[in-house]
RNA sequence: CAGAUGAUGGUCUAAUGGUAUGACGUUUAGUUUGGGGCUAUAAAAUCCUAGUUCGAUUCUAGGUCAUCUGA
Repeated sequence: CAGAUGAUGGUCUAAUGGUAUGACGUUUAGUUUGGGGCUAUAAAAUCCUAGUUCGAUUCUAGGUCAUCUGA
C1' cells in the first nucleotide's frame, strides 16, 4: 500500500428490514442467627457520520479501531 473479516450492557453471546435475546456479573427485597445458595425485582448495549427505506443491529458509502493474508 492492496484485499478479507470483525466491532452489540461491566464480560460473553443471539437477532432473515418490524419495540435487541440469553447467560455471568451488579442493585434492591425475601429466605438465613450471619454468610453462601435459592427466589423475585431493577438498571444497563447495537463503534462513529451520512444515505436508502414507512421502518436499519441488519442494506449502501465514508471514517476509526482490531485481527488475518499478500506485496
Model confidence (mean pLDDT): 81 of 100. Predicted 3D model of a 71-nucleotide RNA (transfer RNA) from Yarrowia sp. E02. RNAcentral records the identical sequence in 2 taxa. Rfam family: tRNA. Rfam classes the family as a transfer RNA. The RNAcentral record of the sequence draws on ENA.